This is a predicted structure of a 489-nucleotide part of an RNA (small-subunit ribosomal RNA, 3' major domain) from Macrostomum lignano. Lineage of the source: Eukaryota > Bilateria > Spiralia > Lophotrochozoa > Macrostomum. Model confidence (mean pLDDT): 80 of 100. RNAcentral holds the full RNA, with entries from SILVA. Its Rfam family is "Eukaryotic small subunit ribosomal RNA". The literature on the family includes a 2001 paper in Science by Yusupov et al., "Crystal structure of the ribosome at 5.5 A resolution". Gene Ontology terms of the family: ribosome and structural constituent of ribosome.

Context: one part of a larger RNA
RNA sequence: UGACGAAAGGGCAACACCAGGAGUGGAGCCUGCGGCUUAAUUUGACUCAACACGGGAAAACUCACCCGGCCCGGACACUGUUAGGAUUGACAGCUUGAGAGCUCUUUCUUGAUUUGGUGGGUGGUGGUGCAUGGCCGUUCUUAGUUGGUGGAGCGAUUUGUCUGGUUAAUUCCGAUAACGAACAAGACUCUUGCCUGCUAAAUAGUACGCCGAUACCUUUUCGUUGGUGCUGACUUCUUAGAGGGACAAGCGUCUUGAAGACGCACGAGAUUGAGCAAUAACAGGUCUGUGAUGCCCUUAGAUGUUCGGAGCCGCACGCGCGCUACACUGAAGGGGACAGCGAGUUUUUGCUGUUUCGAAAGAACCGGGUAAUCUGUUGAAUUCCCUUCGUGACAGGGAUCGGGGCUUGCAAUUAUUCCCCGUGAACGAGGAAUUCCCAGUAAGCGCAAGUCAUCAGCUUGCGUUGAUUACGUCCCUGCCCUUUGUACA
Numbered sequence: 001u002g003a004c005g006a007a008a009g010g011g012c013a014a015c016a017c018c019a020g021g022a023g024u025g026g027a028g029c030c031u032g033c034g035g036c037u038u039a040a041u042u043u044g045a046c047u048c049a050a051c052a053c054g055g056g057a058a059a060a061c062u063c064a065c066c067c068g069g070c071c072c073g074g075a076c077a078c079u080g081u082u083a084g085g086a087u088u089g090a091c092a093g094c095u096u097g098a099g100a101g102c103u104c105u106u107u108c109u110u111g112a113u114u115u116g117g118u119g120g121g122u123g124g125u126g127g128u129g130c131a132u133g134g135c136c137g138u139u140c141u142u143a144g145u146u147g148g149u150g151g152a153g154c155g156a157u158u159u160g161u162c163u164g165g166u167u168a169a170u171u172c173c174g175a176u177a178a179c180g181a182a183c184a185a186g187a188c189u190c191u192u193g194c195c196u197g198c199u200a201a202a203u204a205g206u207a208c209g210c211c212g213a214u215a216c217c218u219u220u221u222c223g224u225u226g227g228u229g230c231u232g233a234c235u236u237c238u239u240a241g242a243g244g245g246a247c248a249a250g251c252g253u254c255u256u257g258a259a260g261a262c263g264c265a266c267g268a269g270a271u272u273g274a275g276c277a278a279u280a281a282c283a284g285g286u287c288u289g290u291g292a293u294g295c296c297c298u299u300a301g302a303u304g305u306u307c308g309g310a311g312c313c314g315c316a317c318g319c320g321c322g323c324u325a326c327a328c329u330g331a332a333g334g335g336g337a338c339a340g341c342g343a344g345u346u347u348u349u350g351c352u353g354u355u356u357c358g359a360a361a362g363a364a365c366c367g368g369g370u371a372a373u374c375u376g377u378u379g380a381a382u383u384c385c386c387u388u389c390g391u392g393a394c395a396g397g398g399a400u401c402g403g404g405g406c407u408u409g410c411a412a413u414u415a416u417u418c419c420c421c422g423u424g425a426a427c428g429a430g431g432a433a434u435u436c437c438c439a440g441u442a443a444g445c446g447c448a449a450g451u452c453a454u455c456a457g458c459u460u461g462c463g464u465u466g467a468u469u470a471c472g473u474c475c476c477u478g479c480c481c482u483u484u485g486u487a488c489a
Stems, first nucleotide, its partner, number of pairs: 001489002006484008016473002020437005027324003031320004035315002043054002066309004071304001076119005086113001089108002092105002123298002126296003132292001134286003137282003144183003148179002150159003162174001164173002188275003194244002198241004204235003209230001210227005250264005326430001330389006343375002351368003355364003396427001401422005443465008
């Protein structure tokens, strides 16, 4: 000095607790991991920091695994063979999964492209992430890290980097043998919320006229509603550029009348949410992202490559992430009324509208748009209204299985998905344990995108309905700082 151990004192955190909410753990199913099984069930990763992770939803491909079959895509050099032919290809038959001349029978064809040997390459989802780069993750979401000059010490080192107050913060105030600095923090970038002020818009609208339709009324007014257009206007709403706006600025209280904290007022905001993120490390992950890569292995009976088939899906069992439920705050049948992120075919079949057919899944024919123009006002679902059911494994639940129909695809059997009819299992709120979380948050609800020929119970976003309970503490679990002590290096 301190990464370790012991003790004490401060401080901090929903990957800690308290007060609570939703759960998970129990059931069925989906999916990942182990185990077992298997020709193979390819493989990486195993506390946080492996296990709906590898953007890993694998029918072929992918593909690395298993069973078989072709091919050379063996550069280049040397040396053979060799124009009296190095070699190549092939109908048919046998053979074969095969219309592989693969091998064989039979002969033709070709013409220096090859072929035998040696050296040397090349390829490899072969090995080694404990040889590496790069990237990522984590320690670690905290406040930490460093040198210059000066001081202390023989020196390693220390001070700066702090008793105290304060902050989310080594953030500031101040104290001060230190002074003045750098990285990180903050600032910054994106995003959310405001602008009746500017710039605008037939790819967004609005209101007023005008022309229609319509309810009520005696009528004129007035109300609802349709006009890609019949005129000019305008930018409140919509879109998006430039800008503005908040700084703890104002007042009060507390406090060194410091830093700041609390309350109030004015206000669209008085902590929107993310990104980025230092120093030092880990023998954390990745050679299966790469035509990044050392070394080793293999290299024609191939670990190269391609073709056919099988597997990754196998099921006495254990664990993890989830979905659906156990009903009446509900289920079923009608009806009504509303979103926001995305995305989409021009040289390949994407997003799809009306109409017709069909119980539905779906099919056919006409179209629209490379998109604020068409899909599409994305008429989403929870929610709301009416009716039925009435607490029973029931009209809760929808596993499992039988039959039929379409769709994607070369191919659906080990059932891709979907639809119809039937079947109708466990499950009556889940032990010990344990996860996540404080505001438009949790939870409920659906939608879009990613993957995608087809296929979400996944993930990433998006909106919709929208609580209870804290606004604290160091008790548990951990982290940081300081002090003491000595064991250790």